Large-subunit ribosomal RNA, domain VI from a metagenome, 268 nucleotides, folded computationally.
[in-house]
Context: one part of a larger RNA
RNA sequence: CGCAGGAGAUUUGAGAGGACCUGACCUUAGUACGAGAGGACCGGGUUGGACGCACCUCUAGUGUACGAGUUGUCCCGCCAGGGGCAGCGCUCGGUAGCUACGUGCGGAAGCGAGAAACGCUGAAGGCAUCUAAGCGUGAAACGCUCCUCAAGAUGAGAUCUCCCUGGGUAGUGAUACCCCUGAAGGCUCCUGGAAGACUACCAGGUGAUAGGCCAGGUGUGUAAGAGUGGCGACACUCUAAGCUUACUGGUACUAAUCAGCCGUGAGG
Numbered sequence: 001c002g003c004a005g006g007a008g009a010u011u012u013g014a015g016a017g018g019a020c021c022u023g024a025c026c027u028u029a030g031u032a033c034g035a036g037a038g039g040a041c042c043g044g045g046u047u048g049g050a051c052g053c054a055c056c057u058c059u060a061g062u063g064u065a066c067g068a069g070u071u072g073u074c075c076c077g078c079c080a081g082g083g084g085c086a087g088c089g090c091u092c093g094g095u096a097g098c099u100a101c102g103u104g105c106g107g108a109a110g111c112g113a114g115a116a117a118c119g120c121u122g123a124a125g126g127c128a129u130c131u132a133a134g135c136g137u138g139a140a141a142c143g144c145u146c147c148u149c150a151a152g153a154u155g156a157g158a159u160c161u162c163c164c165u166g167g168g169u170a171g172u173g174a175u176a177c178c179c180c181u182g183a184a185g186g187c188u189c190c191u192g193g194a195a196g197a198c199u200a201c202c203a204g205g206u207g208a209u210a211g212g213c214c215a216g217g218u219g220u221g222u223a224a225g226a227g228u229g230g231c232g233a234c235a236c237u238c239u240a241a242g243c244u245u246a247c248u249g250g251u252a253c254u255a256a257u258c259a260g261c262c263g264u265g266a267g268g
Stems, first nucleotide, its partner, number of pairs: 001152001005163007015149004021049007033038001051106005059100004066093005071086006110144003117137004164267001166179005180265001185262004189205005209255003212251005219243002225238005
């Protein structure tokens, strides 16, 4: 820009893409078959491999915004307690998120048409013949079925809901200009996001969007201070304490203020 008014939703699916794999074991059954050795079709069940998608409950990794330990040095006057720097100084753990080594799921079943092939009926050609007319069975292949995108599918589809019912001048008219009007809805801007390069998308803008605060959870692992014991290092008690990021719930305290713009007037 188009989709012959504008708008918000919900959709159909022309078309396109993805996927399409396979082993072993048990059973049927030591049955059919076979002198024996051996040993099935068909069908039922279980469990794997590789691959793919999703997820983070479990296991594991990371986790330089969490907790603790510890070395050297400088600083806070000193003690105590802390802070800075040294690869996050080093070390031990670890929330969310992101991950795989972890977890869940997938290939199936089914339908249609049919290849080779196997048949039925059956003439030409009194027989025979799957074929000439006609009718069946039949493959991981084909079309559906499963997942994703999808009406720029210009062949521009469908459904639901919402919105707009002024005036004047000029002109034969299309139309142009002026005044009034400015809907539904959208955008800018702002608060943010398990969305994201930007954009887009999504949640919000007076309401739980983010921060703060409160409560909880989680993680660290018993803070500081004091008391008691010990010459002391230290131990015990108050104390499963103190601290606690991204998690959960709540709460308008702070910030989403105020506003501006687009979009018209019933539709060639």
RNAcentral holds the full RNA, with entries from SILVA.